This is a predicted structure of a 74-nucleotide RNA (transfer RNA) from Candidatus Vesicomyidisocius calyptogenae. The coordinates come from a structure-prediction model, not an experiment, and the mean pLDDT is 80.

Order: sequence, then C1' cells, then structure tokens
RNA sequence: GCGUCCAUAGCUCAGCUGGAUAGAGCAACGGCCUUCUAAGCCGUAGGUCACACGUUCAAAUCGUGUUGGGCGUA
Repeated sequence: GCGUCCAUAGCUCAGCUGGAUAGAGCAACGGCCUUCUAAGCCGUAGGUCACACGUUCAAAUCGUGUUGGGCGUA
C1' cells in the first nucleotide's frame, strides 16, 4: 500500500431486520442496614452512538469519505 473487522456511559459490552424514552453489568454518588467498614438492598446521575457529508418522513442502524485501533497479505 491492499483486504478485512472494530469505534455506543469512566471500564467491559448488548442493540445494527431503520421507527420503544438509547440499554445491561461493573465503577461513581446518595440512602437503608451495621458500633464502623465490607457485603446486601433501594435509588440517582452519567451518552454529539469516533467525526463529516449524504439517502430517508424518520439513522446508533444504510451509503461515501476522514480519523484511530486490531488482524491478514507483499
């Protein structure tokens, strides 16, 4: 260089068959419990779905390009 896959919360990921309020676990914060801590239980917050453009009534999801990363190949 070429081919291919990936990018969604602080971390690990699901959702990609276009239409649900964008979700789970862990972590964080608050509360309950406890003499205190941990564990357990309840709750809260946290997102430009990598970026840009396009298609569409409607895009995390489809198309093109860019950026970053993994793998293959000479």